RNAcentral holds the full RNA, with entries from SILVA. Predicted 3D model of a 691-nucleotide part of an RNA (large-subunit ribosomal RNA, domain II) from a seawater metagenome. It matches the Rfam family "Bacterial large subunit ribosomal RNA". The coordinates come from a structure-prediction model, not an experiment, and the mean pLDDT is 85.
Context: one part of a larger RNA
RNA sequence: GUCUGCGAGUUAGUAUCAGUGGCAAGCUUAAGUCCUUCUGGGACGUAGGCGUAGCGAAAGCGAGUCCGAAUAGGGCGAACAUAAGUCGCUGGUGUUAGACCCGAAGCGGAGGUGAUCUACCCUUGACCAGGUUGAAGCUUGAGUAAAAUCAAGUGGAGGACCGAACCGGUGUCUGUUGAAAAAGGCUCGGAUGAGUUGAGGGUAGGAGUGAAAGGCUAAUCAAACCCCGUGAUAGCUGGUUCUCCUCGAAAUGUAUUUAGGUACAGCGUCACGUGUUGAUCUACGGGGGUAGAGCACUGAAUGAGCUAGGGGGCAUACCCGCUUACCAAACUCAAUCAAACUCCGAAUACCGUAGAGUAGAGCGUGGCAGUGAGACAGUGGGGGAUAAGCUUCAUUGUCAAAAGGGAAAGAACCCAGAUCAGCAGCUAAGGUGCCUAAAUACCGCUCAGUGGAAAGGAGGUGAGAUCUCAUAGACAGUGAGGAUGUUGGCUUAGAGGCAGCCACCAUUUAAACAAUGCGUAAUAGCUGACUCAUCGAGAGAUCUUGCGCCGAAAAUAAUUGGCGAUAAGCGGUAUACCGAAGCUCUGGAUGUUAUGUUUCUACGGAAACAUGGCGUGGUAGAGGAGCAUUGUUAGAACAUUGAAGCGCGAUGGCGACUGACCGUGGAGAUCUAACAAGUGAGAAUGCAGAC
Repeated sequence: GUCUGCGAGUUAGUAUCAGUGGCAAGCUUAAGUCCUUCUGGGACGUAGGCGUAGCGAAAGCGAGUCCGAAUAGGGCGAACAUAAGUCGCUGGUGUUAGACCCGAAGCGGAGGUGAUCUACCCUUGACCAGGUUGAAGCUUGAGUAAAAUCAAGUGGAGGACCGAACCGGUGUCUGUUGAAAAAGGCUCGGAUGAGUUGAGGGUAGGAGUGAAAGGCUAAUCAAACCCCGUGAUAGCUGGUUCUCCUCGAAAUGUAUUUAGGUACAGCGUCACGUGUUGAUCUACGGGGGUAGAGCACUGAAUGAGCUAGGGGGCAUACCCGCUUACCAAACUCAAUCAAACUCCGAAUACCGUAGAGUAGAGCGUGGCAGUGAGACAGUGGGGGAUAAGCUUCAUUGUCAAAAGGGAAAGAACCCAGAUCAGCAGCUAAGGUGCCUAAAUACCGCUCAGUGGAAAGGAGGUGAGAUCUCAUAGACAGUGAGGAUGUUGGCUUAGAGGCAGCCACCAUUUAAACAAUGCGUAAUAGCUGACUCAUCGAGAGAUCUUGCGCCGAAAAUAAUUGGCGAUAAGCGGUAUACCGAAGCUCUGGAUGUUAUGUUUCUACGGAAACAUGGCGUGGUAGAGGAGCAUUGUUAGAACAUUGAAGCGCGAUGGCGACUGACCGUGGAGAUCUAACAAGUGAGAAUGCAGAC
């Protein structure tokens, strides 16, 4: 891992609600007693309980009562229209109990077991190859007045040295389902000592022992192990077993030692009541201060004018003054800005009235919930950087809880909401070269494979508009001219069109600048403006707009889905077609509603059938109807002429299921109506067994 078996809302008390039954202004027994056909049933038992009256803290009063001085007022009642309880059974739910099941770490016990491991201690024993060093003391000699002192020898000290046994465990490699639940190899520390070790004994669980690491106390230690309280508790995680049908949420508000929990409300469902009140649409009537806009207020902010005040300059003994390309209040004009500005002011939304509106509408009461982590997208805002698949509100949609078609592929985008069946039809979004169902349709644009990256840049190209020039010859090209006063004056070493400053005239002309640029030291030289000739029909400038171009560098070979395509790209137009679980058609099922018929009836109604209308996606969840298993009671019908079980699985049922025939098997077992549950497994790192 698989298979087989086991494996989770139970039982009792109590409360409440619903269904159902008995009796009813009443209902009912508990313990107990008696009888009996004795795990059972029947009778008695009226103590007690609930109800029939309330109000008050109470005394108490009473259809009233309490507060109060009150015949006031108010609270709670009675009464109206009238008034129902109580005791069983069944089911839903709350609560008390382990309370759906499994799961802690832990806490307590004057309950117990452990020092054969290990820590320390006590008693009694054992062990430490070999080598080295050479303390004190002593002897002899030297030495001294005597000592001290020195030398040689002797001697054999030491938590001395080197190094086996022994004890340890420094570094590294191997090992890591190991040879080993701590080892092996190499290496390393101590090795006469605070040494090592045998045997026996002692100290223990808030206690021991500890050269102290919270270490060790039997592979367990910030409180051992076993047992008990114990099914501790778990706002947490996981799991929770058959079928079909109807409806169908929430991820919000307020509060919370509260934020992954809970309470109330909101939203779901079921029952009863009400009976058009509902969503929505139309008409009419309302209030508003948002979007926008505006500057009338509050502020912000630009220019001009006017003009206080201040600064600068001139003048001035002082007083008085003059002036200003300075700063500038108030005021005037022009043009602006604002979430916390408004002289104004929508669309929506909201409220009301009337009409329409019969919907899985509304409203009320009660039973039962779940939800209270939401996500993305569009729109209006706040935060952030007008960042985020960011965060936080509002509003709508989708997902959540929604399958189908499209977007190559995709929870949330577009289309569209799957009752079932069909080898029928029409469409939506989106498409119609091939992959691939359906058009190789038409008119334009694009040449970039743009389509299938930005700011910015550019005689790419299409369309439109305005202006200027042009057969009295434009634009471009070519040929020629482009002169004179004059080298204008000044400046300058020089300044001759062309460093710079000033002026920019006049003449001859078809035209020609006191010169547009290059150039020279300055001249020179080239060129342009301007003019003529040649040529012969359009040329130039600006603006708007469509589609393109550049901008464009990344690491395995690249993708508009691919192939590929000059349309099969982009814009427009028209008609076809394809295209979904949408709609239609045919048939079936089922819910609900309306009508009709039949049957039954406790007369309230219920059931069945037929026809028509409207429905039938669904998580949490609510409600309804069933299937199967084991047993009990009663009845019925089976079995050696073959029960159950097993194999096969025709048939029937929407399904859980049913189960003919045949085979096997060899003794019990089925059906109907009720009842009672140890009543359904694929999941719980489930438990046991097998492989």